[in-house]
Annotation:
The RNA shown here (transfer RNA) has 72 nucleotides and comes from a Candidatus Daviesbacteria bacterium. The organism belongs to Candidatus Daviesiibacteriota, within Bacteria. The sequence was found in a public genome assembly. It matches the Rfam family "tRNA".
RNA sequence: CCUGCGGUGGCCGAAUAGUUAGGCAACAGACUGUAAAUCUGUCCAAAGUAGGUGCAAGUCCUACCCGCAGGA
Numbered sequence: 001c002c003u004g005c006g007g008u009g010g011c012c013g014a015a016u017a018g019u020u021a022g023g024c025a026a027c028a029g030a031c032u033g034u035a036a037a038u039c040u041g042u043c044c045a046a047a048g049u050a051g052g053u054g055c056a057a058g059u060c061c062u063a064c065c066c067g068c069a070g071g072a
Base pairs, nucleotide, nucleotide: 001071002070003069004068005067006066007065010024011023012022018055026042027041028040029039030038048064049063050062051061052060
């Protein structure tokens, strides 16, 4: 330098263009002599940045940034 893949809550991670799933963590409560475990509830998404298309974009298109892999 070229090509491909990826970037989604504090972390991991799904999602045919149509209300961002689920798990972990955290917080509150129940339970317990205390704690753990268990159960219930709560919690927060400008989706890397900036544009474009479209009624509607995490999803499609363009440029750039970052990471990974391959090639030269």